[in-house]
Context: one part of a larger RNA
RNA sequence: GCCAGCGAGUUGUCUUCACCGGCAAGGUUAAGGGGUAAUACCCGGAGCCACAGGGAAACCGAGUCUUAACAAGGCGCUGAGUCGGUGGAGGCAGACCCGAAACCAGGUGACCUACCCAUGGGCAGGGUGAAGCGCGGGUAAAACCGCGUGGAGGCCCGAACCGGUGUACGUUGAAAAGUGCUCGGAUGACCUGUGGGUAGCGGUGAAAAGCCAAACGAACCUGGAGAUAUCUGGUUCUCCCCGAAAUUCCUUUAAGGGAAGCCUCGAGUGAAUGGAGCGCGGGGGUAGGGCUCUGGAUGGCCUAGGGGGUGUAACAACUUACCAAAGUCAACUAAACCACAAAUACCGCGCCACCUUAUCUCGGGAGUGAGAGUGCGGGGGAUAAGCUCCGUGCUCGAAAGGGAAACAGCCCAGACCAACGGCUAAGGUCCCUAAUUCAGGCUAAGUGGAAAAGGAGGUGGGGUCUCUCGGACAACCAGGAGGUUGGCUUAGAAGCAGCCACCCUUAAAAGAAAGCGUAACAGCUCACUCAUCAAGAGAUUCUGCGCCGAAGAUAAUCGGGGCUAAGUAUGAUACCGAAGCUGUGGAAUUCAUGUUCCUUCGGGAAUGUGGAUUGGUAGGAGAGCGUUCCUCUCCGCUUUGAAGCCAAAGGCGUGAGCCAUGGUGGAGCGUGAGGAAGUGAGAAUGCCGGC
Numbered sequence: 001g002c003c004a005g006c007g008a009g010u011u012g013u014c015u016u017c018a019c020c021g022g023c024a025a026g027g028u029u030a031a032g033g034g035g036u037a038a039u040a041c042c043c044g045g046a047g048c049c050a051c052a053g054g055g056a057a058a059c060c061g062a063g064u065c066u067u068a069a070c071a072a073g074g075c076g077c078u079g080a081g082u083c084g085g086u087g088g089a090g091g092c093a094g095a096c097c098c099g100a101a102a103c104c105a106g107g108u109g110a111c112c113u114a115c116c117c118a119u120g121g122g123c124a125g126g127g128u129g130a131a132g133c134g135c136g137g138g139u140a141a142a143a144c145c146g147c148g149u150g151g152a153g154g155c156c157c158g159a160a161c162c163g164g165u166g167u168a169c170g171u172u173g174a175a176a177a178g179u180g181c182u183c184g185g186a187u188g189a190c191c192u193g194u195g196g197g198u199a200g201c202g203g204u205g206a207a208a209a210g211c212c213a214a215a216c217g218a219a220c221c222u223g224g225a226g227a228u229a230u231c232u233g234g235u236u237c238u239c240c241c242c243g244a245a246a247u248u249c250c251u252u253u254a255a256g257g258g259a260a261g262c263c264u265c266g267a268g269u270g271a272a273u274g275g276a277g278c279g280c281g282g283g284g285g286u287a288g289g290g291c292u293c294u295g296g297a298u299g300g301c302c303u304a305g306g307g308g309g310u311g312u313a314a315c316a317a318c319u320u321a322c323c324a325a326a327g328u329c330a331a332c333u334a335a336a337c338c339a340c341a342a343a344u345a346c347c348g349c350g351c352c353a354c355c356u357u358a359u360c361u362c363g364g365g366a367g368u369g370a371g372a373g374u375g376c377g378g379g380g381g382a383u384a385a386g387c388u389c390c391g392u393g394c395u396c397g398a399a400a401g402g403g404a405a406a407c408a409g410c411c412c413a414g415a416c417c418a419a420c421g422g423c424u425a426a427g428g429u430c431c432c433u434a435a436u437u438c439a440g441g442c443u444a445a446g447u448g449g450a451a452a453a454g455g456a457g458g459u460g461g462g463g464u465c466u467c468u469c470g471g472a473c474a475a476c477c478a479g480g481a482g483g484u485u486g487g488c489u490u491a492g493a494a495g496c497a498g499c500c501a502c503c504c505u506u507a508a509a510a511g512a513a514a515g516c517g518u519a520a521c522a523g524c525u526c527a528c529u530c531a532u533c534a535a536g537a538g539a540u541u542c543u544g545c546g547c548c549g550a551a552g553a554u555a556a557u558c559g560g561g562g563c564u565a566a567g568u569a570u571g572a573u574a575c576c577g578a579a580g581c582u583g584u585g586g587a588a589u590u591c592a593u594g595u596u597c598c599u600u601c602g603g604g605a606a607u608g609u610g611g612a613u614u615g616g617u618a619g620g621a622g623a624g625c626g627u628u629c630c631u632c633u634c635c636g637c638u639u640u641g642a643a644g645c646c647a648a649a650g651g652c653g654u655g656a657g658c659c660a661u662g663g664u665g666g667a668g669c670g671u672g673a674g675g676a677a678g679u680g681a682g683a684a685u686g687c688c689g690g691c
Stems, first nucleotide, its partner, number of pairs: 001691003005687002011093013026049003032043003053060002063075004096234002099231001103224006114198009123188001125157003128153001132149006161185003166181004200216001202212003237624003241620002247260005261368002263365006273358001274355002277351006288340001289338002294334003298330004303324001305323002307320004371396010401412003416586003421582003427576003430561003437572003441568002448563001454548002458545010475532001478529002481505003486500003511526001514525003587614012625680001627677006634670001636669002644664004650659003
């Protein structure tokens, strides 16, 4: 890991509700007794519930309490209960099952290990050479010096022995701590044998919370014990009806609860209520708008006050392109501004052809109380987040199908069942891939098939204005002059550093010059004009589609191929396309209605017709299948072959399943009606076994 088996809402009691049954103003016994095959039956009325309530109580009583009250009000009064059975739920019990870490009690451990006590044992070899002592030197005597002797030491090197430094290997090992090499101590606070001692609220500890028998921040064993677990996991057959929540308030509460909300089942109410639409009537201060108010904020005017300047001995006075209140004018601004003010929403009333109980009341049972994305209105954040917090709609959650390449939350659309029928939705119709053509435009960028500020004689359409056969625009030929080098300034300033002025003349036209240029001149253009040419030209603005802006790790930003239409906008046309709608057949639920049967007269069953309905998690409700055992039954089946097992093939049932058949097997098993449960397995790092 697989397979088989085992494996989780039980039982007692009390309470409550529903259904069924007995009796009923009553109902019922408990212990106990008698008695039986029996928990049968009989006795037993103690007790309990009901039959009256109100008050704290005394007490009164269909009333009573508050009170001065024969006001008023509260709670009551016009009779239904009780006992049992079954089921739902709750309380108490282990209470659906498994699971702690822990706590407590009584015991067992110092054969491991820590420390201690008693008594024994062990330490090759080599080195160093303390004190003391002897001799010699030395001294007044000592000290002291030398040589020798001597053999000290938690001394040195290094085996045994004890240890365990570094590293490699080992890591389902040879080993639940080792092996190789290397390394530390090795006469000592050394190592070690045997015996003994200290025990868990404890011991021992050269102290690491170390050690106390291979897991010690409190040992192990057994018991309390099925400790407790607001936590995790698991919880076993089928079909049918309905179907949530992730919110509010409170919570030592926040991943848990209580009440409410939302779901379900039953009973009641019942044209009343509810929903949709329309009409009428309401309150409001949001969007928008506005600036009167309250604030913010800009400029001007005006003008207190202040600053600066002039001035005075000091004031005064004057002045100011300083600051600036109030006033005033203009243009703005605000969630906590409003002299205005919607759409919606909400409330009330009314109407009706609509829906048809959806509403509301009471009662039984829940689950939910982690929500998610998206559109819209907002707060927080950075007008960030697949961010966070509200409101509101939708979807997912609990929803399959079609589309979006793939893709819970987007678009379309809500799957009762069957089939190789039809029509459509979103979205599509060149090929992958089901289905298309047409008309007249646009785009040239593979734009389409990612992006901004900003930029550009890309290109299509429109508006306004200007010029134009009396010749525009572009190009080309020619001119572009004179006073004059204007004046000033300046070293110079001659159209062209700068300042001032910007005239006049000749002319078809020509600026006291729009650029380049020179040191200054010169020089080259321009404006302006003639000529040539011959028909449109220019400016500005609105708009469609494109271009640049555009750097990342796969060719990798069309799903691909590929496309110049197979891109894009407009219009037309047909088709494809889903579990939508529809045709055919079938099933179930429910409502209405008809018939038949049964009936305890409440109702129930079968069947026909018509309508509607049948996605579904948590969850509520209903109807069934199967397993084991018991009772009755057919006294049914069975060696002419039971159960069990195997098989794909037949039949029945929506299904759980059932029946038949063949093989195997070799002795039991079943139908019908009831009863009782150790009653259904794929999951629990489940348990046990096999492989």